[in-house]
Context: one part of a larger RNA
């Protein structure tokens, strides 16, 4: 000098940050990932229309306003948590060829034609406590699965062969059809297919570099390369047949410990040394072990399957979990917070949008943990009061301009009143244009108006009464700023080291007094 501290006195206000370093111990409750009716049958609730009924309530239409279940799509691989493994399959730097890439993102080409079968939901039946499960019948799709086509695409023996798609909202609307809805064509917008580029992620390989132990010297057999095959997105002993006998190490292999790594951080003049909390990159994990499905992307924290353990339920047949996500809770422990509030801002997911989720995040709320900043009052004022200490002198000194007394202020806290900024967006009309046949629709750019604040009547501003609500903590032999007095009397006890205490202790306990720093201050730990 530092600290994520903890302890022991004490504690006024504020802003700003930090807050389980131990048990990756074990979890009761909440809640932390949904959305989308502009993909889809469809109406199970509720709202709305309709009928009955005095009334509770009853029938009843899916309307297209909410919207459970279902099928379909995207998101759940982000985001949020911890540090167990890990000594190199990691990380930081530098570098390099043999991949991959859905959604947005910018742009670019060429299509989006014609059929067809299911299936869950809804109903009927049956099993079970339950969790759930079986069957039959019936349907829809942007869900499936074929036919066509095929600039590019793959394969290719260079002849040829293969292979895609979906749809859905809006606007106008001639002639005919039609009681009406609707509807050819036309346009617009959001998707759908197929190809490639980019830009931005990601995967893989090298070089250096990264802790201690030789009381660890010798390790390796898929082990070291080679052919041939498989296998990935990709290179490779990443598999496997067959061959060869390599490979690696005193520049520390191998083994054993102990550690996530880096920017940082503390500290120092610097070299260095220590250290990796919050914040930010990267890794590894998810109850313990092990596999894979799905996908563009996981070997997958709140996804599935097996298998230990542990916990609940139970009609004993069976069946359900996983907080190292917030928050709480039990234990651990010197020692670490509220089961708070709001999506208003930023950001994320879906969505055409409106919006909806968002313990991400924005805010509270606790705790001197820490860092800064502010007060606890100012001016005068000597009768140098009264009191306390001291006093060979009793006179005296000292506390001490301190107090009181007298004059102000009025920060903080208290009442009263006023009060931002964080708000940009979205709605509605509406002006110009841009597509367009179109003065529709839609889409840029602006104008009007209106509407969103959790925090919070917060910051901040003014008034009003009143010094009135606010000081302590350790120290005083040297080191080290600070001295007497009484008790004790090698006894109580102090001590960081040297060292005090056995009758006059500036060192030990109280007191006056004094130095120190002060909402603090001492002490143990720790690091330089």
């Nucleotide at each position: 000098a530092u600290u994520g501290a903890a302890c022991g006195c004490u504690g006024g206000c504020g802003g700003c940050a930090u807050g389980c370093u131990u048990u990756a111990c074990a979890c009761a409750u909440g809640c932390a990932a949904g959305u989308c009716a502009a993909g889809c049958g469809g109406c199970a609730g509720c709202g709305c229309g309709g009928g009955g009924g005095c009334a509770a309530c009853c029938c009843u239409g899916g309307c297209g306003g909410c919207a459970g279940a279902g099928c379909g799509g995207c998101a759940a691989a982000c985001g949020g948590g911890u540090g167990a493994g890990u000594a190199a399959u990691g990380c930081a730097u530098c570098g390099g060829a043999a991949c991959g890439u859905g959604u947005c993102c910018c742009g670019a080409u060429a299509a989006u034609g014609g059929g067809g079968g299911a299936u869950a939901g809804c109903c009927c039946g049956g099993c079970g406590a339950a969790a759930g499960c079986c069957g039959g019948a019936u349907u829809a799709a942007u869900a499936c699965c074929g036919c066509a086509u095929a600039u590019g695409c793959u394969c290719u023996a260079c002849g040829g062969a293969g292979g895609a798609a979906a749809g859905c909202c809006g606007g106008g609307g001639a002639u005919u059809c039609g009681c009406a809805a609707g509807g050819a064509c036309c346009u617009g917008g959001c998707g759908u297919u197929a190809u490639g580029g980019g830009a931005g992620c990601g995967g893989c390989c090298g070089a250096u570099g990264u802790c201690c132990g030789a009381u660890u010297a010798g390790c390796u057999a898929g082990u070291u390369g080679g052919u041939g095959a498989g296998g990935u997105a990709a290179a490779g002993g990443c598999u496997u047949a067959c061959c060869a006998a390599g490979g690696c190490g005193a520049c520390u292999a191998u083994c054993g410990g102990u550690a996530g790594c880096u920017g940082g951080u503390c500290u120092g003049a610097g070299a260095g040394g220590a250290u990796g909390a919050u914040c930010a990159g990267c890794c590894a994990c998810a109850c313990u072990g092990g596999g894979a499905c799905u996908g563009a992307g996981a070997c997958a924290c709140g996804g599935c399957c097996c298998a230990c353990a542990c916990u609940c339920c139970u009609a004993c047949g069976g069946g359900a979990g996983g907080c190292a996500g917030c928050a709480a809770u039990g234990g651990g422990g010197a020692a670490u917070u509220u089961u708070g509030g709001a999506c208003a801002a930023u950001g994320g997911g879906g969505g055409c949008a409106a919006c909806c989720c968002u313990g991400a995040u924005c805010c509270a709320g606790c705790c001197a943990u820490g860092c800064c900043g502010c007060g606890u009052g100012a001016g005068u004022g000597a009768a140098g009061a009264a009191g306390g200490c001291c006093u060979a002198u009793c006179g005296a000194g000292u506390u001490g301009u301190a107090a009181a007394g007298c004059u102000c202020u009025u920060u903080u806290g208290g009442c009263g009143g006023g009060g931002a900024a964080g708000a940009a967006a979205g709605g509605a009309c509406u002006g110009c244009u841009u597509c367009u046949a179109a003065u529709a629709c839609a889409g840029g750019c602006g104008g009007u108006u209106u509407u969103u604040g959790a925090c919070g009547g917060u910051a901040c501003c003014c008034g009003c009464a009143g010094a009135a609500u606010a000081a302590g903590c350790a120290c005083c032999g040297g080191c080290u700023a600070a001295c007497u007095a009484c008790g004790u009397g090698c006894c109580a006890g102090c001590a960081g080291c040297c060292g005090c205490g056995g009758u006059a202790a500036u060192a030990c306990g109280u007191a006056g007094g004094g130095a120190g720093c002060g909402a603090g201050c001492g002490u143990u730990a720790a690091u330089c």

About this RNA:
RNAcentral holds the full RNA, with entries from ENA and SILVA. Predicted 3D model of a 528-nucleotide part of an RNA (small-subunit ribosomal RNA, 5' domain) from an uncultured bacterium.